[in-house]
RNA sequence: GUCGCCCAGCGCGAUGAGGCUCGCGCCUAACCGUCCCUCGGGACUGAUGGCCUCUACACGUUC
Numbered sequence: 001g002u003c004g005c006c007c008a009g010c011g012c013g014a015u016g017a018g019g020c021u022c023g024c025g026c027c028u029a030a031c032c033g034u035c036c037c038u039c040g041g042g043a044c045u046g047a048u049g050g051c052c053u054c055u056a057c058a059c060g061u062u063c
Base pairs, nucleotide, nucleotide: 009026010025011024012023013022016054017053018052019051020050021049033044034043035042036041
């Protein structure tokens, strides 16, 4: 100096935040949604990886 493994740590899991939990990655990374299409473009779902709570948005009802 290079490569591999382990521990710790950090980061990531299609739009925000907190807690818990799962998975993935180690900066050459994890990650960057679905459908149709003449590949020019068009349509659509969800604030979560999952659970709970808050916020924002949408629909309905009541005061």
About this RNA: Predicted 3D model of a 63-nucleotide RNA (Fluoride riboswitch aptamer (crcB RNA motif)) from an Actinomycetota bacterium. Rfam family: Fluoride riboswitch aptamer (crcB RNA motif). Its family is annotated with response to fluoride and positive regulation of gene expression in the Gene Ontology. Lineage of the source: Bacteria > Bacillati > Actinomycetota. It was read from a public genome assembly, where an Rfam model found it.